[in-house]
The prediction has a mean pLDDT of 85. Predicted 3D model of a 482-nucleotide part of an RNA (small-subunit ribosomal RNA, 5' domain) from an uncultured prokaryote.
Context: one part of a larger RNA
RNA sequence: GAACGAACGCUGGCGGCACGCCUAACACAUGCAAGUCGAACGAGGUGAUUCUUCGGAGGAUCACUAGUGGCGAACGGGUGAGUAACGCGUGGGAACCUGGCCAUAAGAGGGGGAUAACUCUUAGAAAUGACUGCUAAUACCGUAUACGCCCUUUUGGGGAAAGAUUUAUCGCUGUAAGAUGGGCCCGCGUUAGAUUAGCUAGUUGGUAAGGUAAUGGCUUACCAAGCCGAUGAUCUAUAGCUGGUUUGAGAGGAUGAUCAGCCACACUGGGACUGAGACACGGCCCAGACUCCUACGGGAGGCAGCAGUGGGGAAUAUUGGACAAUGGGGGCAACCCUGAUCCAGCGAUGCCGCGUGAGUGAAGAAGGCCUUAGGGUUGUAAAACUCUUUCACCUGUGACGAUGAUGACGGUAACAGGAGAAGAAGCACCGGCUAACUCCGUGCCAGCAGCCGCGGUAAGACGGAGGGUGCUAGCGUUGUUC
Repeated sequence: GAACGAACGCUGGCGGCACGCCUAACACAUGCAAGUCGAACGAGGUGAUUCUUCGGAGGAUCACUAGUGGCGAACGGGUGAGUAACGCGUGGGAACCUGGCCAUAAGAGGGGGAUAACUCUUAGAAAUGACUGCUAAUACCGUAUACGCCCUUUUGGGGAAAGAUUUAUCGCUGUAAGAUGGGCCCGCGUUAGAUUAGCUAGUUGGUAAGGUAAUGGCUUACCAAGCCGAUGAUCUAUAGCUGGUUUGAGAGGAUGAUCAGCCACACUGGGACUGAGACACGGCCCAGACUCCUACGGGAGGCAGCAGUGGGGAAUAUUGGACAAUGGGGGCAACCCUGAUCCAGCGAUGCCGCGUGAGUGAAGAAGGCCUUAGGGUUGUAAAACUCUUUCACCUGUGACGAUGAUGACGGUAACAGGAGAAGAAGCACCGGCUAACUCCGUGCCAGCAGCCGCGGUAAGACGGAGGGUGCUAGCGUUGUUC
């Protein structure tokens, strides 16, 4: 000198764009953050409309609600605890899977038994159940067919399907290919320590079997005795990695906030289920710690989602609005959901822009300070006169972002008009380094200080004042990096 997710002190007018728990991966009250489909299905209740009817009542349609079923919930969002590793980066590889999408040829025949909802009885404080009876499906199970598919071996065996309707379509089964996404393997690169020198028995390799979507000690049995290591194994400490960021002329150093890619995690540890996909943040089971409810028999929970609370800390925001846009899930659609997102609020936290007035104005006013008492300086500075109105303020008009409708932002931005210099300047420093000097007070005291060093009675270094220098809505200090 530059930089910062900064903090602290003094000060503080406006706007734009960014950014905002670096500490306790500490504990969490409350609300919201993942639903949707009646064009898969049956039924109960409530409400509305309408038809028939004298009425009671019955029928139809729609909406809401619970259930079976489908898709989604594995995305999106958070955090960086763990991890020195094929985790990441880069370049290759072969033994794989892939819902929805695109596109290919073929097919969807004929049957069956249940079950939730509901009803009856009943246990319990609750959470949640138990029993009886009834019912539907694109839920479930046989059967038929299947060149192609799979397995065996030569023609043997095995394996599918589902309908809905407004008649336009949307679905269903299985097959081969594509695209996308993912799993796996390898070369190279990837912090420090030898005051860590030996490490390893599924360990290294083979055969066989099992397992997986798939290769493989991935697992098991048997056999062999290997494998790694001073080119640093093992152990210990630290750490998410990268694109990048920052500094520097570069080489290099430091770093990994925001944004983007990958990975890992979801109270702690373990496990699988479902599924195309998870060993699953707002799913399940077990164990543990903690918290809550309880009628003491038993139950419930997981903010490292968005807000918010306590705590920790030098320190980091609102329990806001909207789905209008972009995107995502469901649905034929209308539409519903979306703390993703878009916005608003708070914060000089940073960067950038603008303003705090302009011109004239010497009686060089008054006052202050200094003085050799003549004067000098503050200083064209002020006053005064003549102007202007950016920004802020008031009034009115009023968007783009949306494409026929639909705008949270927002009566916002912008535009027009109005009033009036009116509402808007501080901070640090002035011995040398280093731009900027005098007086008073103090008297090795009080104090200053980045280094050298100042202060013991004439202090340009302490404190105040006047003056000056530097930067400016900021200025200094501290911390960290180059």